[in-house]
């Protein structure tokens, strides 16, 4: 330098054009339970869906560029 893949709460994933609301697990916080802790139960907070443009009535989803990471080739 060229090609391919990936990017979604703190972590790991689901969702791949449309039901005003982006779902789940773990983690965090609060309450219950316990003498207390753990487990368990109930609840809460936490995501401008990597960035910017485009297509569309409508984009997390499709297209393009860029950024970051990974793999392959030179």
């Nucleotide at each position: 330098g060229g090609g391919c893949c990936u990017g979604u709460g703190g972590u790991c994933u689901a969702g791949u054009g449309g039901u005003u609301u982006a779902a789940g697990a773990c983690a965090u916080c609060u309450g219950c339970c316990u003498c207390a802790c753990a487990c368990g139960c109930a609840g809460a907070a936490g995501a401008u869906c990597g960035u910017g443009a485009g297509u569309u009535c409508g984009a997390u989803u499709c297209u393009c560029a860029c950024c970051a990471g990974g793999c392959c080739c030179a």

A computed fold for a 74-nucleotide RNA from a Candidatus Nanoarchaeia archaeon, annotated as transfer RNA. Rfam family: tRNA. Its mean pLDDT, the model's own confidence on a scale to 100, is 82.